[in-house]
The prediction has a mean pLDDT of 85. The RNA shown here (c-di-GMP-I riboswitch aptamer) has 81 nucleotides and comes from a Nitrosomonadales bacterium.

RNA sequence: GCAAUUGUUUGGCAAACUUGCCGAAAGGUAAGGACGUAAAGUCACCGGCCUAAUGGGAACUAUGGCAGCGGGACUGCAACA
Numbered sequence: 001g002c003a004a005u006u007g008u009u010u011g012g013c014a015a016a017c018u019u020g021c022c023g024a025a026a027g028g029u030a031a032g033g034a035c036g037u038a039a040a041g042u043c044a045c046c047g048g049c050c051u052a053a054u055g056g057g058a059a060c061u062a063u064g065g066c067a068g069c070g071g072g073a074c075u076g077c078a079a080c081a
Base pairs, nucleotide, nucleotide: 005079006078007077012037013036017032018031019030020029021028022027035068041074042073043072045071046070047069048066049065050064055060
């Protein structure tokens, strides 16, 4: 220095829920809050899931979302062997 394991030190992030704002919705965002988390940092590349404005007689439909669903890519702190 690299990879793996671990999460002991310093810490980090923040589910549900509540309130405000944005949005058709899913959802996002700010504050409170803390279920959890060793990448719960970033990325929509692949699979999957959510919503259905729009289109369609209907079935359905993504160009809209979910990174705390899984895979993958890039990056990161500490300790030990």